[in-house]
RNA sequence: GCCGGGAUGGCGGAAUGGUAGACGCGAUGGUCUCAAACACCAUUAAGCGCAAGCUUGUGCGGGUUCGAGUCCCGCUCCCGGCACCA
Numbered sequence: 001g002c003c004g005g006g007a008u009g010g011c012g013g014a015a016u017g018g019u020a021g022a023c024g025c026g027a028u029g030g031u032c033u034c035a036a037a038c039a040c041c042a043u044u045a046a047g048c049g050c051a052a053g054c055u056u057g058u059g060c061g062g063g064u065u066c067g068a069g070u071c072c073c074g075c076u077c078c079c080g081g082c083a084c085c086a
Base pairs, nucleotide, nucleotide: 001082002081003080004079005078006077007076010025011024012023018066026044027043028042029041030040031039045056046055047054048053059075060074061073062072063071
């Protein structure tokens, strides 16, 4: 240099162009207990808000589309393969 695959919450990981983060782990709060463990319930991306809710968010920058994690272009980084060179 060429080819292929990948980048999504704290972690693993899902999602036919149509509610992103299902499900699991972890964490926090609660119930139970003398207390703890277990079990069960609730919450758990970020920002704002007393709350109801609102805005933003799938590596980065653009594009297509009513609508993009998904398709197209460029770039960064990681993994694998191939090639080249003193």